[in-house]
RNA sequence: AGGUCCCUGUGAACUAAAUCGCAGCUUUCCCGAGUAAUCGGGAUUGAAAAAUCGGGCUAAUUCGAGGAAAUCCUGAGCAAAAUCGAAGGACAAUCUCGAGCUAAAUUAGGUACCAUAUAGUACCUGAAAACGUGUAGAGACUAUACACCCGAGUCCGACGUAACGUCGGACAAGAAAUAGUCCACCCCUUAAAGUAAUUUAAGG
Numbered sequence: 001a002g003g004u005c006c007c008u009g010u011g012a013a014c015u016a017a018a019u020c021g022c023a024g025c026u027u028u029c030c031c032g033a034g035u036a037a038u039c040g041g042g043a044u045u046g047a048a049a050a051a052u053c054g055g056g057c058u059a060a061u062u063c064g065a066g067g068a069a070a071u072c073c074u075g076a077g078c079a080a081a082a083u084c085g086a087a088g089g090a091c092a093a094u095c096u097c098g099a100g101c102u103a104a105a106u107u108a109g110g111u112a113c114c115a116u117a118u119a120g121u122a123c124c125u126g127a128a129a130a131c132g133u134g135u136a137g138a139g140a141c142u143a144u145a146c147a148c149c150c151g152a153g154u155c156c157g158a159c160g161u162a163a164c165g166u167c168g169g170a171c172a173a174g175a176a177a178u179a180g181u182c183c184a185c186c187c188c189u190u191a192a193a194g195u196a197a198u199u200u201a202a203g204g
Base pairs, nucleotide, nucleotide: 007024008023009022010021011020012019025046028043029042030041031040032039033038052152053151054150055149056148062099063098064097065096066095067094071090072089073088077084100133101132106127107126108125109124110123111122112121113120137183139182140181141180142179143178153171154170155169156168157167158166159165187204188203189202190201191200192199193198
């Protein structure tokens, strides 16, 4: 300088905006709830614009159950062959359900301090939860947030107002381990099961 491509993430595969799986948002339409903002579901689109800040807490981490793409193995069948490929199996990104458990905060009771009393502070016991755990690569540990709690901010709606205000809604997902440390796996040998993919165990 020229060309191509991109909505955001995550995995496939060392990497890559373009391919594919999964998740989030978004365009338009339909159905349902709501006064509305908007929320849930289905189909469709990727044009456009992106998805806020400060502080607190780090506990539980258990028992069961149902699905699953891509990839790999085998291979009915079509067929001259190749390609394709049913059913089945392996592995698994991940999607969920039942029960139980749980830090701070909230809430109820008790004790102590202050103290006229209220209020407050600290500790103990209980109650109630979830986008937490269960659900990493078998897993162990530390931290911090995707979580939870308190406060603030931005935009939108309804009611109302001299100005203020009250109530409601939205501010995505990424954590079936996020950042790390360890251990495991990855490599080789042997044994067992299996046609095989692969699984289990021991050793190096």

Record summary:
Group I catalytic intron, 204 nucleotides, folded computationally. Its mean pLDDT, the model's own confidence on a scale to 100, is 75.